Predicted 3D model of a 126-nucleotide RNA (c-di-AMP riboswitch aptamer (ydaO/yuaA leader)) from a Bacillota bacterium. The model forms 92% of the base pairs in the Rfam consensus.
């Protein structure tokens, strides 16, 4: 001086995942989510095939083309971000043969992970 980690502050992003109180264990709590009438919807007969039944939460799966171990391309759904260019991400878990919508009712989350793109613009509040 550059460049690496680490701690601590501020700032910010992903997300329902903030915040209060208590010495703790916890109790609440802004915001989320699941089940659960009646109307709807949906099912009814027969014979084939398939089976790894089915469903939630989430933006994370649908579709078309190559390829045929896999992986690409495009479409298409999410972020950063109002908009233009750019850039990223399309995972993971969970229920346990159940469950479509659904008033009353009911049960349940209220966590964890990171680190910031350029330009033009508007609005609000100090």
């Nucleotide at each position: 001086u550059a460049g690496u980690a680490a701690a601590u502050a501020u700032u910010g992003c992903c997300g329902a995942a903030u915040c209060g109180c208590g010495u703790g264990a916890g109790c609440g709590u802004a915001c989320g989510g699941a089940g659960g009438a009646a109307c709807c919807a949906g099912u009814u007969u027969u014979g084939c095939u398939u089976u790894u039944g089915g469903g939630g939460u989430g933006a994370a799966u649908c579709c078309u083309g190559a390829u045929c171990a896999u992986u690409c391309a495009g479409g298409g759904g999410g972020g950063c971000u109002u908009c233009c260019c750019g850039u990223c991400c399309c995972a993971a878990c969970c229920c346990g043969u159940c469950a479509g919508c659904u008033a009353a009712c009911u049960c349940c989350g209220g966590a964890g992970g990171c680190a910031u793109g350029g330009g033009a613009g508007g609005u609000u509040u100090c």